[in-house]
RNA sequence: UCCGAAAAAAGCAAACCUAUCGAAAGAUAGGGACGCAAAGCCACGGGUCUAAGGUAAUCUAAGAUCGCCGGGCUACCGAA
Numbered sequence: 001u002c003c004g005a006a007a008a009a010a011g012c013a014a015a016c017c018u019a020u021c022g023a024a025a026g027a028u029a030g031g032g033a034c035g036c037a038a039a040g041c042c043a044c045g046g047g048u049c050u051a052a053g054g055u056a057a058u059c060u061a062a063g064a065u066c067g068c069c070g071g072g073c074u075a076c077c078g079a080a
Stems, first nucleotide, its partner, number of pairs: 003078002011036002016031006034067001040073003044070003047065003053060002
């Protein structure tokens, strides 16, 4: 470095509920744990969600998602 244990220590927190913000998707805080060895960070490529605004309409991301995949950066522990 790769790897990831029926190891130890530490950590994150889905659904759902409450409050706030937002047009929405969704976000934040508290509660709560389905899971997670990068479920830490970055929307860079692809995907997905939303469609306020725009458009005659179809549609459209500059919005959102890193707990969808890839990529980049960083990191705790140490058996095989």
Overview
A computed fold for an 80-nucleotide RNA from Desulfosporosinus sp. Sb-LF, annotated as c-di-GMP-I riboswitch aptamer. Its Rfam family is "c-di-GMP-I riboswitch aptamer". Its family is annotated with cyclic-di-GMP binding in the Gene Ontology. From the family's description: GEMM was predicted in a large-scale screen for bacterial structured RNA regulatory elements. The RNAcentral record of the sequence draws on Rfam.